[in-house]
Guanidine-I riboswitch aptamer from an uncultured bacterium, 94 nucleotides, folded computationally. The model forms 100% of the base pairs in the Rfam consensus. It was read from a public genome assembly, where an Rfam model found it.

RNA sequence: ACAUAAGUUUUCUAGGGUUCCGCGGGACAACCGGUCAGGGCCGAGAGAAAACCCGUAAUACUUACGGACACGGAGGGACAAAAACCCGGGAGAU
Numbered sequence: 001a002c003a004u005a006a007g008u009u010u011u012c013u014a015g016g017g018u019u020c021c022g023c024g025g026g027a028c029a030a031c032c033g034g035u036c037a038g039g040g041c042c043g044a045g046a047g048a049a050a051a052c053c054c055g056u057a058a059u060a061c062u063u064a065c066g067g068a069c070a071c072g073g074a075g076g077g078a079c080a081a082a083a084a085c086c087c088g089g090g091a092g093a094u
Stems, first nucleotide, its partner, number of pairs: 007052006015042002020039002022036001023033003053067006069089001071092001075087003
C1' cells in the first nucleotide's frame, strides 16, 4: 500500500433470545419462569443451496468454464430480547 463482483436476493442451517402461541407455576386472574424441549420470531463476510448477476470462450443469444481466499477482540446499536444479526472482510494480528 491492498479488495475493484470480496455484487444482489431468496430459502435453509449453526447459533440466538422471549414480544406472541404453547408449556410450568399461580387462584381459572394479575403476574412470574427461556436455569422451558417446542410453534412462530431474529439469524451468518469468514455456513449450505438456489436464482439473478459478473468475467472468459465458442459451434453465439444459448451453452461451457470460472467467480478464489478469509485469524479476529473489546465496545456499541436494533425490533420484546439476544446472537455468529448490524457497526464489520472494521480495530488489531498475519